[in-house]
RNA sequence: GCAAACCGCUGGAAACGGCGGGACGGCAAAGCAAGGGGCCUACGGCGCACCAGCGCUAGGGCAGCCCAGCUACCG
Numbered sequence: 001g002c003a004a005a006c007c008g009c010u011g012g013a014a015a016c017g018g019c020g021g022g023a024c025g026g027c028a029a030a031g032c033a034a035g036g037g038g039c040c041u042a043c044g045g046c047g048c049a050c051c052a053g054c055g056c057u058a059g060g061g062c063a064g065c066c067c068a069g070c071u072a073c074c075g
Base pairs, nucleotide, nucleotide: 001027002026006021007020008019009018010017011016024064031070032069035067036066037065038062039061040060044057045056046055047054048053
């Protein structure tokens, strides 16, 4: 310096994000960024049921999961 969980408001089908509060016996890149892997969600699509639903799927997400890339303070 940042800000997890949690709370309020808000966007979103959801995952999750934004703003404010708040700090984890948290982070020395817990800054940026979705190239590789992994993980989360399933509006939509496909299949099954044909009753409610169930399964698959990222075009949606996670950088505080890892690798790689860029930038950076003190010593």